About this RNA:
A computed fold for a 357-nucleotide part of an RNA from Candidatus Komeilibacteria bacterium S5_K13, annotated as small-subunit ribosomal RNA, central domain. The source organism's lineage runs through Bacteria, Bacteria candidate phyla and Candidatus Komeiliibacteriota. Rfam family: Bacterial small subunit ribosomal RNA. Rfam links the family to the GO terms structural constituent of ribosome and ribosome. The sequence was found in a public genome assembly.
Context: one part of a larger RNA
RNA sequence: UUGGGCGUAAAGAGUCUGUAGGUCGUUUACCAAGUUUCAAAUUAAAACUCUAAGCUCAACUUAGAGUGAGUUUGAAAAACUGAUAAACUAGAGAUCGGGGGAGGUAAGCGGAAUGGCUGGUGUAGUAGUAAUAUGCAUUGAUAUCAGCUAGAACACCGAAUGCGAAGGCAGCUUACUAAAACGAUUCUGACACUGAGAGACGAAAGCGUGGGUAGCGAAUGGGAUUAGAUACCCCAGUAGUCCACGCCGUAAACGAUGGGUACUAAGCAUUGGAAGUAUCGAUCCUUCCAGUGCUGUUUAGAUAAGUUAACACAUUAAGUACCCCGCCUGGGGAGUACGGUCGCAAGACUAAAACUC
Numbered sequence: 001u002u003g004g005g006c007g008u009a010a011a012g013a014g015u016c017u018g019u020a021g022g023u024c025g026u027u028u029a030c031c032a033a034g035u036u037u038c039a040a041a042u043u044a045a046a047a048c049u050c051u052a053a054g055c056u057c058a059a060c061u062u063a064g065a066g067u068g069a070g071u072u073u074g075a076a077a078a079a080c081u082g083a084u085a086a087a088c089u090a091g092a093g094a095u096c097g098g099g100g101g102a103g104g105u106a107a108g109c110g111g112a113a114u115g116g117c118u119g120g121u122g123u124a125g126u127a128g129u130a131a132u133a134u135g136c137a138u139u140g141a142u143a144u145c146a147g148c149u150a151g152a153a154c155a156c157c158g159a160a161u162g163c164g165a166a167g168g169c170a171g172c173u174u175a176c177u178a179a180a181a182c183g184a185u186u187c188u189g190a191c192a193c194u195g196a197g198a199g200a201c202g203a204a205a206g207c208g209u210g211g212g213u214a215g216c217g218a219a220u221g222g223g224a225u226u227a228g229a230u231a232c233c234c235c236a237g238u239a240g241u242c243c244a245c246g247c248c249g250u251a252a253a254c255g256a257u258g259g260g261u262a263c264u265a266a267g268c269a270u271u272g273g274a275a276g277u278a279u280c281g282a283u284c285c286u287u288c289c290a291g292u293g294c295u296g297u298u299u300a301g302a303u304a305a306g307u308u309a310a311c312a313c314a315u316u317a318a319g320u321a322c323c324c325c326g327c328c329u330g331g332g333g334a335g336u337a338c339g340g341u342c343g344c345a346a347g348a349c350u351a352a353a354a355c356u357c
Base pairs, nucleotide, nucleotide: 004328005327006326007311008310012325014201015200016199017198021194022193023192025088026087027086028085029084031082033081034080035077036076037075038074039073040072041071042070043069048066049065050064051063052062053061054060091191092188093187094186095184096183097182103177104176105175106174107173108172109171110154114150115149116148117147118146119145120144121143125136126135162169163168206247207246208245209244210243211242215241216240220236221235222234223233258324259323260322261321262320263319266295267294268293269292270291271290272289273288274287275286276285306313307312330357331356332355339350340349341348342347
């Protein structure tokens, strides 16, 4: 490489946009590059296959013939792939319409709770634990009332809910902005899918500069526990957590399941849209489209076919097929060394071998 694979055994890149490339709907005409057929030439000899001959046979040697394959030239065919031209609307996109949503960015506002400060009432404890102690408190704590202030997070609604490419997104209002679904037979007319490199985004932690700091809280200090206790428990508490700007680029970044298209029994629930029936009207109800989930308990058994090593998956496929990309090839050494690229650093990405079992 061929092959076989990638939910859990090794293996789907964290996600998307998109260049090259690969692949690509329906019809007609035409060309003949691929393709197919025929003919000719050529592919040294030896070798291979067949036939015959010569060494007593054979190996071996000699002679003749030949399949297949490649290259070149010429002729023909036109189904398929391809090129050109023309057309189409089922893919794709656009336009219009009424709805839905924690989608994004920014600004403003709100109440509860917590901490602090001030003042009032009030007096000896409080806090904490399995039990203690450190701690706080007569310079008046804890408790309680009133006022002021600060930062962070948004109870109930809330749900198997919704939105987003993923990471993720939840108080309320406003501004700006993005995407999807449904309906309309209005337009374009294959404009599509995937995507090596490349680019953008990317939780938490961490880093840089400047702010902010209520609560929580790595490090650290103290108290316990213990043989010890660099822990678990308690009292404190710095960085951090928050904001702005700039880096980092990793996660069990998980559905451990790449993207697209088509097909393949059902039932139930739910979200959004549309139509219909009914009705005074709405809801309920029925059907269609798009999404999100379930088919559990009792029970021999978790729905049909199918798939799977089994577990399980089963129209949201891990079923049946096609197109494109990524990745795997025994365990350890090792996601390490060296080199390179990136980074302020931490480190990230790329990525072996010796040796060993």